Source information
Predicted 3D model of a 333-nucleotide part of an RNA (large-subunit ribosomal RNA, domain IV) from a Phycisphaerae bacterium. Model confidence (mean pLDDT): 87 of 100. Rfam family: Bacterial large subunit ribosomal RNA. Rfam links the family to the GO terms structural constituent of ribosome and ribosome. The full RNA is in RNAcentral, with records from ENA.

Context: one part of a larger RNA
RNA sequence: CGGUCCUUAAGGAACUAGGCAAUUUUACCCCGUAACUUCGGGAUAAGGGGUCCCUCCUCCUUCGGGAGAGGGCGCAGAGAAACGGCUCUGGGAACUGUUUACCAAAAACACAGGUCUGUGCAAACUCGUAAAGAGGACGUAUACAGACUGACGCCUGCUCGGUGCCGGAAUGUUAAGGGAGUCGGUCAGCCGCAAGGCGAAGCUGGCGACCGAAGCACCGGUAAACGGCGGCCGUAACUAUGACGGUCCUAAGGUAGCGAAGUUCCUUGUCGGGUAAGUUCCGACGUGCAUGAACGGCGUAAUCACUGGAGCAGUGUCUCAAGGACCGACUCG
Numbered sequence: 001c002g003g004u005c006c007u008u009a010a011g012g013a014a015c016u017a018g019g020c021a022a023u024u025u026u027a028c029c030c031c032g033u034a035a036c037u038u039c040g041g042g043a044u045a046a047g048g049g050g051u052c053c054c055u056c057c058u059c060c061u062u063c064g065g066g067a068g069a070g071g072g073c074g075c076a077g078a079g080a081a082a083c084g085g086c087u088c089u090g091g092g093a094a095c096u097g098u099u100u101a102c103c104a105a106a107a108a109c110a111c112a113g114g115u116c117u118g119u120g121c122a123a124a125c126u127c128g129u130a131a132a133g134a135g136g137a138c139g140u141a142u143a144c145a146g147a148c149u150g151a152c153g154c155c156u157g158c159u160c161g162g163u164g165c166c167g168g169a170a171u172g173u174u175a176a177g178g179g180a181g182u183c184g185g186u187c188a189g190c191c192g193c194a195a196g197g198c199g200a201a202g203c204u205g206g207c208g209a210c211c212g213a214a215g216c217a218c219c220g221g222u223a224a225a226c227g228g229c230g231g232c233c234g235u236a237a238c239u240a241u242g243a244c245g246g247u248c249c250u251a252a253g254g255u256a257g258c259g260a261a262g263u264u265c266c267u268u269g270u271c272g273g274g275u276a277a278g279u280u281c282c283g284a285c286g287u288g289c290a291u292g293a294a295c296g297g298c299g300u301a302a303u304c305a306c307u308g309g310a311g312c313a314g315u316g317u318c319u320c321a322a323g324g325a326c327c328g329a330c331u332c333g
Stems, first nucleotide, its partner, number of pairs: 001328008010319002014317001027051005036041001038151001052072004057068004073077001085312007092304002097109002113149007125135003152299004157229003162226002164222005171217003177211002181207006189198003230248005257291001258288001269285005
């Protein structure tokens, strides 16, 4: 000097990013117990008192003892060990669960519940060699598969122009294929003195009107499908504000809610609360850089090794350090 442990005057979180760590509390009996609530909870809420030994006595007894009343001893009676600190108030996720085996346990995943879509059975879907076969399922739409949301309560607005999906089939476009026709190659033959020319059938190369499905175009539907949800100017008998008006654009211009938020840049916004003092916190306001409704919105009792703020108690976290035990290090051997 380090490690593990113990004790500490006065103060008591002044420590620190943060009470991290360590204390406090702790068992059983009795009393007592708030807001809120889904009436189950919250709750061991909180907060108090008791606990050993003896028995003239009283009551009860399952005959072990228990309750009361009285007495006794100690610093201390759950005499050791085992063994919740508590409260108030926000955020998040309803909950019990699950997870990064070996740096993350969470607000992430799951979840019951909700919704949409597909699937009529040799189902859809999945595995498999375009197979056989198997799962789905010895199930049958109150089922199975896929997707999103995520208890419960109150709700879930407008937009189908784009993209997707579903439906439609008149018209346009459109493949292979078919193909009227047409232009070539070849040549039996014919013409020609020759060179050469013409040329049927067959075979063959090209072009090709027209016929020709889905798809696309087109016409509709659909947002708990992917998504989207404006700007400028003016206006009321102080001022300010703007119910109201005008205008441009759009498929439609953000409804109910919530809101400096786990979202707010400016920002330590402004006001109120808490503190002697508060960039955090709580309640408001709304000027929402850039909230918003199943990528769910807003509430919500209970739950939580989640996360923010505050208080009580008690503390070597600290003011500020000291002493002790053991183990190392170190010195000597």